This is a predicted structure of a 284-nucleotide RNA (Bacterial RNase P class A) from a Pseudomonadota bacterium. It matches the Rfam family "Bacterial RNase P class A". Rfam's curators write: Ribonuclease P (RNase P) is a ubiquitous endoribonuclease, found in archaea, bacteria and eukarya as well as chloroplasts and mitochondria. The RNAcentral record of the sequence draws on ENA. A source record names the gene rnpB.
[in-house]
RNA sequence: AGUUGUAGGUAGACUAUCGCCGGGGAAACUCGGAGGAAAGUCGGGGCUCCACAGAGCAAGCAUAGUGGUUAACGACCAUCCCACGCAAGUGGCGGAUUAGAGGAACAGUGACGAACCGAGGCAAAGCUCGGAUGAAACGGCCAAUCUCUAUGCGGAGCAACCUUGUAACGGAUCGUUGACCCUGUUCGGCGAGAUCCAGGUUAAGGGCUUGAGGUGAUGGGUAACCAUCAUCCUAGACGAAUGAUAGUCCACGACAAAACCCCGCUUAUCGCCUAUAAUGUUUU
Numbered sequence: 001a002g003u004u005g006u007a008g009g010u011a012g013a014c015u016a017u018c019g020c021c022g023g024g025g026a027a028a029c030u031c032g033g034a035g036g037a038a039a040g041u042c043g044g045g046g047c048u049c050c051a052c053a054g055a056g057c058a059a060g061c062a063u064a065g066u067g068g069u070u071a072a073c074g075a076c077c078a079u080c081c082c083a084c085g086c087a088a089g090u091g092g093c094g095g096a097u098u099a100g101a102g103g104a105a106c107a108g109u110g111a112c113g114a115a116c117c118g119a120g121g122c123a124a125a126g127c128u129c130g131g132a133u134g135a136a137a138c139g140g141c142c143a144a145u146c147u148c149u150a151u152g153c154g155g156a157g158c159a160a161c162c163u164u165g166u167a168a169c170g171g172a173u174c175g176u177u178g179a180c181c182c183u184g185u186u187c188g189g190c191g192a193g194a195u196c197c198a199g200g201u202u203a204a205g206g207g208c209u210u211g212a213g214g215u216g217a218u219g220g221g222u223a224a225c226c227a228u229c230a231u232c233c234u235a236g237a238c239g240a241a242u243g244a245u246a247g248u249c250c251a252c253g254a255c256a257a258a259a260c261c262c263c264g265c266u267u268a269u270c271g272c273c274u275a276u277a278a279u280g281u282u283u284u
Stems, first nucleotide, its partner, number of pairs: 001281001002279009012249007020033005035255001039266002042264005047157004060153005065079005080094001081092004095148002100146002102142002116131005161206004170197005181189002213232008250253001
């Protein structure tokens, strides 16, 4: 140098003009404005409503060596074992067969039935010895077949849910024995509705983005991860913004775009870069 393995980063850059969404401002103006997967909606949680509100049984689904991490998980880390690879490494279907059911290719007389064949021996049988095969031949195997054991799980989802609220339909009370209104009251006038509840429009507002948050340093741990300190605020739309045009440069630009939030998993992805490890190859 090549070929591989593992872990990670980046996701065209800059300038000008004109726009769009959100915050601030009286205005001029100013500040902020998609992703590593925003995707699939697969697992777990927050939050909300419903159910139960005393927990349990049954059913169903999921998980399964051992130890740990986490708010939680079916996720992640470490390690044992097994398989693959020269190696770095990669992958994993890993509880229980003395509760029960079911199953066992090929070979083999016979495969879950406990036998069968030959020899010995005997009146006969029990009995003794030997028997190719096969993973396995009255002694075991398979649970990724059912099953059993242990553990976990109530349901629906932001179109959740909460508040305000036009009209119509609906309900209650009062009212032609004169209500309401003019008008605070009496008188007077007018002449059929008035008040409340309920309802909820392609309605409005909230939920909505400060969060198990990001970054850095130090310390602990093999690691996942944890602790302390400092610092930062980084979209919040709703027929739904994040764009268009022009110029310059390069390595010539992939997959793809929020819709309540977070942690994972899976899938898609042009190139480029970094760190580290392996190597029966080549050169020096």